This is a predicted structure of a 350-nucleotide part of an RNA (small-subunit ribosomal RNA, central domain) from a Deltaproteobacteria bacterium. The source organism's lineage runs through Bacteria, Pseudomonadati, Myxococcota and Myxococcia. Its Rfam family is "Bacterial small subunit ribosomal RNA". Gene Ontology terms of the family: structural constituent of ribosome and ribosome. The coordinates come from a structure-prediction model, not an experiment, and the mean pLDDT is 86. It was read from a public genome assembly.
Context: one part of a larger RNA
RNA sequence: CUGGGCGUAAAGGGAAUGUAGGUGGUUAUGUAAGUUAGAUGUGAAAGCCCUGGGCUUAACCCGGGAACUGCAUUUAAUACUGCAUAACUGGAGUGCGAUAGAGGAGAGCGGAAUUCCUAGUGUAGGAGUGAAAUCCGUAGAUAUUAGGAGGAAUACCGAUGGCGAAGGCAGCUCUCUGGCUCGUAACUGACACUGAGAUUCGAAAGCGUGGGUAGCAAACAGGAUUAGAUACCCUGGUAGUCCACGCCGUAAACGAUGGAUGCUUGUUGUUGGAAGUGUAAACCCUUUCAGUAACGAAGCUAACGCGUUAAGCAUCCCGCCUGGGGAGUACGGUCGCAAGAUUAAAACUC
Numbered sequence: 001c002u003g004g005g006c007g008u009a010a011a012g013g014g015a016a017u018g019u020a021g022g023u024g025g026u027u028a029u030g031u032a033a034g035u036u037a038g039a040u041g042u043g044a045a046a047g048c049c050c051u052g053g054g055c056u057u058a059a060c061c062c063g064g065g066a067a068c069u070g071c072a073u074u075u076a077a078u079a080c081u082g083c084a085u086a087a088c089u090g091g092a093g094u095g096c097g098a099u100a101g102a103g104g105a106g107a108g109c110g111g112a113a114u115u116c117c118u119a120g121u122g123u124a125g126g127a128g129u130g131a132a133a134u135c136c137g138u139a140g141a142u143a144u145u146a147g148g149a150g151g152a153a154u155a156c157c158g159a160u161g162g163c164g165a166a167g168g169c170a171g172c173u174c175u176c177u178g179g180c181u182c183g184u185a186a187c188u189g190a191c192a193c194u195g196a197g198a199u200u201c202g203a204a205a206g207c208g209u210g211g212g213u214a215g216c217a218a219a220c221a222g223g224a225u226u227a228g229a230u231a232c233c234c235u236g237g238u239a240g241u242c243c244a245c246g247c248c249g250u251a252a253a254c255g256a257u258g259g260a261u262g263c264u265u266g267u268u269g270u271u272g273g274a275a276g277u278g279u280a281a282a283c284c285c286u287u288u289c290a291g292u293a294a295c296g297a298a299g300c301u302a303a304c305g306c307g308u309u310a311a312g313c314a315u316c317c318c319g320c321c322u323g324g325g326g327a328g329u330a331c332g333g334u335c336g337c338a339a340g341a342u343u344a345a346a347a348c349u350c
């Protein structure tokens, strides 16, 4: 390489959009490139294989045959694939009528709480811990009442609830805006799936410039603990956490499970629709579509487990793996302000 694989053993790209490429629904006609069959030519000799013969045998040598699975030309076939033309509606999309939602961006507003400031009441403690101490407090703290300032987060509702491609998204109102779903079947008529490169998005931390800073809190300081304690505990506390703009591009970015389509017993919840029987109504029940959970037939799996939301049965496309360490490292390239990211070996060793 082939093969075999990728939930947990090595292995699914963090996610999406989409270029090239690969793959592609139904019917008819044509063509005959692929495909299939025949013929002709060629496929050197030797060798291999079969068979016969010659050296006393064998090795060796000689004759004949087969084979040379290929290529070219030509004739024919037309099921499948391709190509061309014409058509179809089931895939896909549009329209029309509706629903739900922490989907995104911007602006405004609210209440609870912490902290701080001012004033009143009030007096000796408070805070903290396993126990303490550092710490705060007679310059009046803690507690309590009133007023004010400011920042950040949004209790209850709240949920194996919802939305989003993923990251993620939660007080309320307004403006702008993306997508899904259901019903209908008016329109287009395969317009589809995947997607190397590419582009965009991408938690937290981190970086740049300028703001902001209540609480929390790396670093740091002190107090304890301890043999020591560069920790765990306590008192403080700066970056940071927040905002605007620009970078970074990584995570156990996880369902450790790529996307799409079809097929394959069921039961029980729950979310959003639709239709129908019954009912005065609330509502209940039945059917159905789309999600989201639990359990489980067949089947699969090394087992655990998965099981119509598959890890079952199949097809298409992409990514990735190939013993452990060295190493996701070195060197080189690309990107970045940097931190570093990405691509990615070998010697050696077991």
Base pairs, nucleotide, nucleotide: 003322004321005320006319007304008303012318014201015200016199017198021194022193023192025088026087027086028085029084030083031082033081034080035077036076037075038074039073040072041071042070049065050064051063052062053061054060091191092188093187094186095184096183097182098181103177104176105175106174107173108172109171110154115149116148117147118146119145120144121143125136126135162169163168206247207246208245209244210243211242215241216240220236221235222234223233258317259316260315261314262313263312266295267294268293269292270291271290272289273288274287275286276285278283299306300305323350324349325348332343333342334341335340